[in-house]
Context: one part of a larger RNA
This record gives sequence, structure tokens and C1' cells, in this order.
RNA sequence: CUGGGCGUAAAGGGUGCGUAGGCGGCAUAGCAAGUUAAGGGUGAAAUCCCGAGGCUCAACCUCGGAACUGCUCUUAAAACUGCUUAGCUAGAGACAAUCAGAGGUGGGUGGAAUUCCUGGUGUAGAGGUGAAAUUCGUAGAUAUCAGGAGGAACACCGGCGGCGAAGGCGGCCCGCUGGAGCUUUUCUGACGCUGAGGCGCGAAAGCGUGGGGAGCAAACAGGAUUAGAUACCCUGGUAGUCCACGCCGUAAACGAUGAAUACCGGCUGUUUGAGGAUUCGACCCCUCAAGUGGCGCAGCUAACGCGAUGAGUAUUCCGCCUGGGAACUACGGUCGCAAGACUAAAACUC
Repeated sequence: CUGGGCGUAAAGGGUGCGUAGGCGGCAUAGCAAGUUAAGGGUGAAAUCCCGAGGCUCAACCUCGGAACUGCUCUUAAAACUGCUUAGCUAGAGACAAUCAGAGGUGGGUGGAAUUCCUGGUGUAGAGGUGAAAUUCGUAGAUAUCAGGAGGAACACCGGCGGCGAAGGCGGCCCGCUGGAGCUUUUCUGACGCUGAGGCGCGAAAGCGUGGGGAGCAAACAGGAUUAGAUACCCUGGUAGUCCACGCCGUAAACGAUGAAUACCGGCUGUUUGAGGAUUCGACCCCUCAAGUGGCGCAGCUAACGCGAUGAGUAUUCCGCCUGGGAACUACGGUCGCAAGACUAAAACUC
């Protein structure tokens, strides 16, 4: 160097865009860098290997051969890779038409509920629990009616439904805006795939500045429980949760399953689009494509299971793993306001 792996045993980067690089469709003509063949030069000696010989043998030494798998030059070949060149349309993309959607962002707006405030009715309890108490209430609570304030979240519809690269996205209306799907022609003509670095996005919590604050609620206080109870239960309650701007950059960021392409039996549900058949018909039925589920043949797997949404059969590119602990650590470096994040050992020990 080659050889093994990554759903659950160690191991897929949280996710995209994309630089270098690696890899790349069908075909024409040429070149000859890679490639192949033949030949020349070189590849010091010693060493290694083979054969022979000399020290009584051996080690050792001497002679001959082979080898030194390499480099270079000449000639030839042109299938494959590469380069140049005239093309193609099956990959990729563009225009048009159509279409579903909680995709993003800004603005407006609605009703239910909780809490608080004001007023009316009304009187002694209310609340809470396994049972209680802390707590609230004759300064009129709880209950009930009317009016008002404010914040946050959107019941039903709602669906192993939809959209998004992931994180994630749910009342209604409007503006701006991204992406996908189906169908049929037209156009470009390999423009592609992956992607070390790099750049962006990235739940919750947390941080900075300024607002906001109804409900909930770390911390905290009290009441219970208990042997104790720094808890579980109860009454309160501050950060926070919300908004704007800026940081942080992590999660069981999970399908614990990287991306792309091709191939490889079926059955069944559902979403979107198109076509066919038929009809009163948007239903039902048949076909195709794209998604999303259940089962399952072959095959794979240590088993569980996976099974066209592969963990099957192959190819390309990236990331990662190499006994347990020490250690998602120390030191150093980079980043951060901080919290800390990223990168990442060793002694020692089993």
C1' cells in the first nucleotide's frame, strides 16, 4: 500500500449553497499525454538469488550468471481514459399552460377563554386536597349580570393529511415572495453528480439593549407529606416565556439510516396532477406520474428487522469508526460580552 465497517454493537457531518479537487451521457474526425507492443541506452560496486571454486568444514572469501520489478529514447498501435474538433438528445436546464399547500415575510383583523378594573344582584363562605393547611373573604369574597383594559394562544375543521434543505410551519384577510408536482409541444445542447476548505440557515434554553407582561412558571417563600423531604401534592411567585434589533450555534438537531444515478415480483390505503371509460355527476372503475403510509417475494442482515421511501444489486463523491475508563476532558489555538462552543491528547488503569 491492499484488505473491514458506520439503523440498534465504535462510526452519517444538524442542514443547505458552493470553491478547489474527484467522477461523468450518445456519437465524428484527429492528436498520442496516460495505455499497449517491439527495440536501444542506462540501472556503479558491494548486498540478495542461482551455479562453481578457495581456506580440513562452516561463517567468510573468490569467479560466473541472473536480477536490480526503475528511468529514459526510438518506432508502431489507437480499443479504453485524456486533449482538440464537427454533431446528437435519453441527463440537466429554460419558455408557455395548469395546479395543491400550516413554505417564508410584512401589515390588518376576529371570536372563545383566563386574569384584572368599574358598577348591579346577593350572603357567608370560597379555594384546595388522599385528607388538610398555608391562601382569599363581612373593608362584602366565591357565584351571577353588564361594561371596560390588556397580553398570549388559535377549539371544531385536523387527517400515520399538506408544505419546507433541515430547524420548523396551523384563526381569518391583503401585499410582497421562494420552491415543488402534472401534461404537452418548443428551445439550449452535457451546461451534470459530489463537494475538503469557505459562506449561509439553524428548536429550546441562555446573553446584550429597549419595550411588553394576561396565563404559565426555573429560582425563591410558605403549607402539607415524611424518620428526614433542599422533592413528588397545595397556596403564592421572580427571571423567562411575547415583540424589535444583535449575539449564542448546541439537542435522542432521530428515519439514531449522507448525497446522486441506474437496475430488481407484487398487494393495499391515502394526497396532488393528468388521461381514459362511463355517467345526471366533481362519485365509482382503469392507466400514468410525483409524494406519503401499511404488508410482503427475491435478496440482504448476528439477530431484530429492511424490503422500489432498501438496510437489495452496482457505480461516483464526501463525512466518520478502530477495546473500556481517564475524556463530548487537560493544554494550545480559533470563535464568543459571558455562559461556553469547535478542534483535541497523555500519564495512569482494567

About this RNA: This is a predicted structure of a 350-nucleotide part of an RNA (small-subunit ribosomal RNA, central domain) from an uncultured prokaryote. The prediction has a mean pLDDT of 89. It matches the Rfam family "Bacterial small subunit ribosomal RNA". Rfam 15.1 lists 42,628 matches to the family in 10,626 species.